Model confidence (mean pLDDT): 77 of 100. THF (Tetrahydrofolate) riboswitch aptamer from Eubacteriaceae bacterium UBA6119, 94 nucleotides, folded computationally. NCBI's taxonomy places the organism under Bacteria, Bacillati, Bacillota, Eubacteriales, Eubacteriaceae.
RNA sequence: AACAGAGUAGAGAUAUCGCGUUAAGUGUUGAAGGGUUGGAAAGUACCUUCAAACGAAAGGUUCGCACCUGCGGUGAUAGAUCGCUUCCGCUGUU
Numbered sequence: 001a002a003c004a005g006a007g008u009a010g011a012g013a014u015a016u017c018g019c020g021u022u023a024a025g026u027g028u029u030g031a032a033g034g035g036u037u038g039g040a041a042a043g044u045a046c047c048u049u050c051a052a053a054c055g056a057a058a059g060g061u062u063c064g065c066a067c068c069u070g071c072g073g074u075g076a077u078a079g080a081u082c083g084c085u086u087c088c089g090c091u092g093u094u
Stems, first nucleotide, its partner, number of pairs: 001094005010082002014078005019072003028052007038088004058069004
C1' cells in the first nucleotide's frame, strides 16, 4: 500500500413474565436536554421531560373480588437475524 474483518446505537419478528381495557401505554405535533462502533465530526433515527391535539374490544363465570379468553400499532428481559457515513485507529492475509 492492497484485500478482508471485528466492534455500538438501533430495527422487524419469536418466547417468557407483566400492564391497561374504570384508558394508561403506543403513535402525532412543538419546545428543552441526553446518548449514538476505540477517538473526533456529521447525519439518521433513538431516549427523557413538559405542553397540545387525536384515540380503542371487550366477552364469559361471579353479589362482588377474583379467574379465564380476547383486545392494545402496550412494558421489560432473553437468544437468533439485520446493522450506520467521513477521517484517524484495531485485527488478519499478501
Record summary:
Of the family's consensus pairs, 81% are formed in the model.